[in-house]
RNA sequence: UUCGGGGUAGCUGAACGGGUAAAGCACUCGGCUGUUAACCGAGCGGUUGCAGGUUCGAGUCCUGCCCCCGAAG
Numbered sequence: 001u002u003c004g005g006g007g008u009a010g011c012u013g014a015a016c017g018g019g020u021a022a023a024g025c026a027c028u029c030g031g032c033u034g035u036u037a038a039c040c041g042a043g044c045g046g047u048u049g050c051a052g053g054u055u056c057g058a059g060u061c062c063u064g065c066c067c068c069c070g071a072a073g
Base pairs, nucleotide, nucleotide: 001072002071003070004069005068006067007066010025011024012023019056027043028042029041030040031039049065050064051063052062053061
């Protein structure tokens, strides 16, 4: 330098025929228990890497850039 894969909640990680962005863990509150843990319920959380474009509508499509992993030279 080129090619491929990836970047989504504090962490892991879904949503790919474009149509309200899940879930688990963590955290907070409550229930249960003599207490803790476990278990059960509820809540809290997201500029979907950045900037543009297309579209009525973009995590998803297009362009440029940044970062991570791999391959080729």
A computed fold for a 73-nucleotide RNA from a Planctomycetota bacterium, annotated as transfer RNA. Its Rfam family is "tRNA". By type it is a transfer RNA. Its mean pLDDT, the model's own confidence on a scale to 100, is 81. The organism belongs to Planctomycetota, within Bacteria. The RNAcentral record of the sequence draws on ENA.